[in-house]
RNA sequence: AGGGUUUGAUCAUGGCUCAGGACGAACGCUGGCGGCGUGCUUAACACAUGCAAGUCGAGCGAUGAAGCACCUUCGGGUGUGAAUUAGCGGCGAACGGGUGAGGAACACGUGAGAAAUCUGCCUUCAACACUGGGAUAACUCCGGGAAACCGGGGCUAAUACCGGAUAUGAAAUCUGCGGGCAUCCGCGGAUUUGGAAAGUUUUUCGGUUGAAGAUGAUCUCGCGGCCUAUCAGCUUGUUGGUGAGGUAAUGGCUCACCAAGGCGACGACGGGUAGCCGGCCUGAGAGGGCGACCGGCCACACUGGGACUGAGACACGGCCCAGACUCCUACGGGAGGCAGCAGUGGGGAAUAUUGGGCAAUGGAGGAAACUCUGACCCAGCGACGCCGCGUGCGGGAUGAAGGCCUUCGGGUUGUAAACCGCUUUCAGCAGGGAAGAAGCGAAAGUGACGGUACCUGCAGAAGAAGCACCGGCUAACUAUGUGCCAGCAGCCGCGGUAAUACAUAGGGUGCAAGCGUUGUCCGGAAUUAUUGGGCGUAAAGAGCUCGUAGGUGGUUCGUCACGUCGGAUGUGAAACUCUGGGGCUUAACCCCAGACCUGCAUUCGAUACGGGCGAGCUUGAGUAUGGUAGGGGAGUCUGGAAUUCCUGGUGUAGCGGUGGAAUGCGCAGAUAUCAGGAGGAACACCAAUGGCGAAGGCAGGACUCUGGGCCAUUACUGACACUGAGGAGCGAAAGCGUGGGGAGCGAACAGGAUUAGAUACCCUGGUAGUCCACGCCGUAAACGGUGGGCACUAGUUGUGGGGACCUUCCACGGUCUCUGCGACGCAGCUAACGCAUUAAGUGCCCCGCCUGGGGAGUACGAUCGCAAGAUUAAAACUCAAAGGAAUUGACGGGGCCCCGCACAAGCAGCGGAGCAUGCGGCUUAAUUCGACGCAACGCGAAGAACCUUACCAAGGCUUGACAUAUACAGGAAUAUGGCAGAGAUGUCAUAGCCGCAAGGUCUGUAUACAGGUGGUGCAUGGUUGUCGUCAGCUCGUGUCGUGAGAUGUUGGGUUAAGUCCCGCAACGAGCGCAACCCCUACUUUUAGUUGCCAUCAGGUUAUGCUGGGCACUCUAAUAGAACUGCCUGUGAUAAACAGGAGGAAGGUGGGGAUGACGUCAAGUCCUCAUGGCCCUUACGGGUUGGGCUACACACGUGCUACAAUGGUAAGUACAAUGAGAUGCCGAACAGCGAUGUUUAGCCAAACUCAAAAACUUACCUCAGUUCGGAUUGCACUCUGCAACUCGAGUGCAUGAAGCUGGAAUCGCUAGUAAUCGUGGAUCAGCGUGCCACGGUGAAUACGUUCCCGGGUCUUGUACACACCGCCCGUCACACCAUGGAAAUUGGUUUUACCUUAAGGCAAGUUAUUAACCCUCGGGAAAUGCUUGACUACGGUUAAAUCAGUAACUGGGGUGAAGUCAUAACAAGGUAGCCGUA
Repeated sequence: AGGGUUUGAUCAUGGCUCAGGACGAACGCUGGCGGCGUGCUUAACACAUGCAAGUCGAGCGAUGAAGCACCUUCGGGUGUGAAUUAGCGGCGAACGGGUGAGGAACACGUGAGAAAUCUGCCUUCAACACUGGGAUAACUCCGGGAAACCGGGGCUAAUACCGGAUAUGAAAUCUGCGGGCAUCCGCGGAUUUGGAAAGUUUUUCGGUUGAAGAUGAUCUCGCGGCCUAUCAGCUUGUUGGUGAGGUAAUGGCUCACCAAGGCGACGACGGGUAGCCGGCCUGAGAGGGCGACCGGCCACACUGGGACUGAGACACGGCCCAGACUCCUACGGGAGGCAGCAGUGGGGAAUAUUGGGCAAUGGAGGAAACUCUGACCCAGCGACGCCGCGUGCGGGAUGAAGGCCUUCGGGUUGUAAACCGCUUUCAGCAGGGAAGAAGCGAAAGUGACGGUACCUGCAGAAGAAGCACCGGCUAACUAUGUGCCAGCAGCCGCGGUAAUACAUAGGGUGCAAGCGUUGUCCGGAAUUAUUGGGCGUAAAGAGCUCGUAGGUGGUUCGUCACGUCGGAUGUGAAACUCUGGGGCUUAACCCCAGACCUGCAUUCGAUACGGGCGAGCUUGAGUAUGGUAGGGGAGUCUGGAAUUCCUGGUGUAGCGGUGGAAUGCGCAGAUAUCAGGAGGAACACCAAUGGCGAAGGCAGGACUCUGGGCCAUUACUGACACUGAGGAGCGAAAGCGUGGGGAGCGAACAGGAUUAGAUACCCUGGUAGUCCACGCCGUAAACGGUGGGCACUAGUUGUGGGGACCUUCCACGGUCUCUGCGACGCAGCUAACGCAUUAAGUGCCCCGCCUGGGGAGUACGAUCGCAAGAUUAAAACUCAAAGGAAUUGACGGGGCCCCGCACAAGCAGCGGAGCAUGCGGCUUAAUUCGACGCAACGCGAAGAACCUUACCAAGGCUUGACAUAUACAGGAAUAUGGCAGAGAUGUCAUAGCCGCAAGGUCUGUAUACAGGUGGUGCAUGGUUGUCGUCAGCUCGUGUCGUGAGAUGUUGGGUUAAGUCCCGCAACGAGCGCAACCCCUACUUUUAGUUGCCAUCAGGUUAUGCUGGGCACUCUAAUAGAACUGCCUGUGAUAAACAGGAGGAAGGUGGGGAUGACGUCAAGUCCUCAUGGCCCUUACGGGUUGGGCUACACACGUGCUACAAUGGUAAGUACAAUGAGAUGCCGAACAGCGAUGUUUAGCCAAACUCAAAAACUUACCUCAGUUCGGAUUGCACUCUGCAACUCGAGUGCAUGAAGCUGGAAUCGCUAGUAAUCGUGGAUCAGCGUGCCACGGUGAAUACGUUCCCGGGUCUUGUACACACCGCCCGUCACACCAUGGAAAUUGGUUUUACCUUAAGGCAAGUUAUUAACCCUCGGGAAAUGCUUGACUACGGUUAAAUCAGUAACUGGGGUGAAGUCAUAACAAGGUAGCCGUA
């Protein structure tokens, strides 16, 4: 410090998520030791048991054991006496300890104030302590009660209680002087009032009054710190005054009277939540979150109320009352309060021992010893946290075994182990053994922890390692299993048969007595932005203006010192934090010192800036005067064109409307046309990127009224300004109310079309409405998607309005300036697009708004509205994105340009028939398998009777039909024939051979393995198809861009071509194109047999037949030839194009081979190769037979035809490519023929296979025929072991459909189509198929509008699996959360009334009473009782608010493949969108 995730990729926006730290934690797995800390966060739920506050005999009476002394009648008594104990009395119990329920408050923090206060014990000072009195517990006697406890009689003491004297001082009243801060304070004087207690004696301790201090407490005030406005008004003791009461004390604290105030947008009142702080966690900081432990404050003590005592309480271990709960009971009545320490139950994910000790520290009492102390000190339990230590160290390669992986070679675990040497921390055993002790006590003595820490010795590597992770983020990889299953997951996402992502194993990485997970907080998050964000298009400028509060504010002088700045003082507790030291072996931990504590208050100073006050100024702002432009606004009047309607004329059959039609109108006379009339609405031309207005908006003309702007003049005012929360006004269209009006248009509605449907688009009609007046509504994509104001920052140009100057006779024109409206453009800004003096630049001021998408601008509540609805405005739930700009593609029922047998123009077909062949389907034991739009279907298959053959049935084999290796056994040695069988095979015989013989006779046994046309072409190689022989596809360097990318490759021409030229921030290059290669077309040279024959000769019926020759043809090698080279024109003088000459050939001459980057998970595991998987007496191998040839049907490709451009018969002519020895086969003969017999030639320029159409003649004469030949019968031929299933051919006979083929559709541009035959591969035989060859030999192309495919550029895009894309809504089903809802349940708060416990206060009292007074009657005072107002709980009643449940119901979200349509994205096929009905 950042990373992952939206996209094909990019930048930016934006959310989600991760890495860090922390915790009073919990859970899972694991667990050696020690130190220091820490441990009910939930039920302020209920509590058994024990303990947690007592002490003082030196206050008092009583009790009176042991001991001692004395006396004794020996029974005992007296005195003393330490110990003990209940009671009276004193002090304490208000501290210490716990908890955080309540409380939004002077509760807390901080700083002030109390001249408005109190303070036991403690300290200091001053003064004093004289003298009397009456009771009462304990005790004793009696009584009641189950108990708790209570009552009565009698006795007694005090440092208990009471009276009197004294009064320095104190208090109250009056008064004098001085001072201050308003009330007041200090010092004097006078009057009045009130007090005491002893004990020990060695010191002493205690008491009273007063003053002061210290400590503690109380009260008041400034400032500070939660959420909510879907809480906007609250308040009657309320706000103030006078008087009184009350308090320690101020005060409506309380009461009586008087006044009507007080608080609030700077958030009152209400609701919700919460103990506050020092601090803790995090963070660079600013901040954010928290308030466990430790410390300060507050509040509380079963719930509510109340007072008493006291210095102090409205009192945790006190009292009274009420309530709930629990316990005891003799039923009459009583007792209780763990939020003290332990502990129990319960709740919960979860939190400890019913321990030891007062040794230390501290507290209470005491003179002290001492007692008490669950405060505290210790120990126990828990890895809950932090810190430290250990689980060994060194050597050790055969790199052991085992595990895992493997390419089978090895690698890895791994120096790891074994083995050798060494050490002993911790744990264990043994011995020694503290400090903490200051103190107390005359002394002895006194330590819970603890025989602990620590020290020493002993033995032995001995007793001590796990957890998570290993796809990216994020360090760390393989195997097996599983097969969208099981599962994982923090985000992205893994898993559908080769998973580094699941599970297991090996290995590795990280941390380590822990490691992970979960939860929470901060961080990262600049993702609430003060530091430190934004608002044209990503979320975000209010529709516009005026204006209140508020915020901000020109210039000069003076003054104040509020802000601001500096110094000083006080405070900011300690702990914490940081720094420096020190102590435990170290660290954690602890101790000391310093810093910090950013704050508050006071005081002294400064006065630039902001502010207050005062006085000015004129530039901001405004006024005045003179001009000026304008659809600015309101009202009244008025004009013509057009539509429609009415009347009349002319006139006749249609009009109208559409893509095409129909509905509609029209012979009752329409449309058309002429004339006249009526009525309403809107204003052509001018007219514009032009004008005006705040916006909405504003357009014929005239008049009246009226707002604002601009320019000029520079007279006046003197900061009067800007913005503007609330508030007010204006505000298109639609809509609403009332009343008019209604021509045209026209929601709804009706009809006609279109369509699968058409509640639409189109057409014919048509009501509200549109118009006017008045009143509502208050919203729009109310948009420049850009709030208002001021200032500054290059220009160029156009235009509206005004002014000045120059020029000019005038009109033009030019320059400058102010103010509007536009275009372009620099700097700058921006994610980019773009903005750019009319800013989206640079600054200042003010307002509004935003914080992921959906849910939702919705629900509820509130306000407004007649309604429709508007404004304000959530949550649950759900997703990991949603969105912006730009890029490259792809696509478009977008555009421009171009090409192609793409269309058009033609020729011949297919689709109809029969047959052949392939496919689908059906059938079957099997009909083997693959191929499926183009780019499967006469395809793999260049040839299924057996074989092939992979399929089926039957019967047989198991190391195998085939390969290699090892071990063992043997190694000497094979032919023929018969029989059984469908055969494979089995078996027999003979002969031979080996062996001495038995017997054997070639291999056998066993293990590895062979084998598989079994699966996966979506694991692959290779190979092939296709776009497409289309002209494209890229790279290097440079440049541009933040980047993806662009440029180059675009543009102007041109080409078959990214072919070439020109231009250009590009310059070059590569793969493609072209050329180089082959065939063909012309020629030269060479060569001349098997080819050829012009000349010469010979010969034949005839023939290069022969001699001879190679001239020609030809053969097959070589060379040449064609390059827009030449000419003319066009063109940029280019590239090139058009025409021409010459030439065998002319513009790539014709044909072939040649197929860029890539696309289709295209085809092929059945050519071959190959990874996984599968089979192994079978999914392997062999045999026979069958099947691949089936047949209601559908399709593809072909053949033959339908005839006369023909058929038949006869005659007759002309090729090329090829093939041939298990071959091609001549001739002759036989057969009607297929063919057979026999015998020549040829291993081929030699021999053979071997031509047809054409041509000539004759017949047929338009018919199912002399067309056509299917089908069938008979008889044959050939091949072959074998033609039944299932070959080809021949002869005779038979003679089917078919008379040119619907929708639709294919091929072809010249030696092409069409037509005719020929050859070859495969092959025993078999083709109408395939491949090749030649013969004859056309028609047409105006042209690119349209169909299809392709290419360049451009445009739109919500597509990128790329339009076979994306995507919206209803309905149906399942689940989830939520709104409404008759009602119902509970909580909280409140109104009114009733009832009034305890209690204090007040009043009353013919009750009672020791101290004092007394005239002895009584009084004062107290107690009791009664009453009054107050008042908790309770009851009744009425409301508000919050929450729960709810039949039914509304929408929303999510879900795999459901249904219906296709609304949006392209011109999305009717451009889309906003408001409204």

Small-subunit ribosomal RNA from an uncultured bacterium, 1477 nucleotides, folded computationally.
The prediction has a mean pLDDT of 84.
The RNAcentral record of the sequence draws on ENA.